[in-house]
RNA sequence: GGGAGCGUAGCAAAGCGGCGAAUGCACUCGCUUGUCGCGCGAGAGAUCGAGGGUUCGAGUCCCUUCGCUCCCG
Numbered sequence: 001g002g003g004a005g006c007g008u009a010g011c012a013a014a015g016c017g018g019c020g021a022a023u024g025c026a027c028u029c030g031c032u033u034g035u036c037g038c039g040c041g042a043g044a045g046a047u048c049g050a051g052g053g054u055u056c057g058a059g060u061c062c063c064u065u066c067g068c069u070c071c072c073g
Base pairs, nucleotide, nucleotide: 001072002071003070004069005068006067007066010025011024012023018056027043028042029041030040031039049065050064051063052062053061
C1' cells in the first nucleotide's frame, strides 16, 4: 500500500428494513434468612464507534472516516 471481518448498556451477546433494541452476568430495591450467600420478584441503565446518504421507516442498505483483528504485498 491492497483486501476481509468486527465495533450494540460495566462485561458478554442477539437482532429476515417496521424495534417504543432481546438475553445472561454484574448493579439497585423488595421477599426469604439470625447475617451473608443461594433462591424468588421487581427495577434502572444503550439514540447501536463517528459523520453523511437512501427510505414513509435504518442497529440492519450505501458512502466517508476512526479503532481493533486477520490475510496479501
Transfer RNA from an Acidobacteriota bacterium, 73 nucleotides, folded computationally. Rfam family: tRNA. By type it is a transfer RNA. Rfam links the family to the GO term triplet codon-amino acid adaptor activity. Rfam's curators write: Transfer RNA (tRNA) molecules are approximately 80 nucleotides in length. NCBI's taxonomy places the organism under Bacteria, Pseudomonadati, Acidobacteriota. The sequence is in RNAcentral, with records from ENA.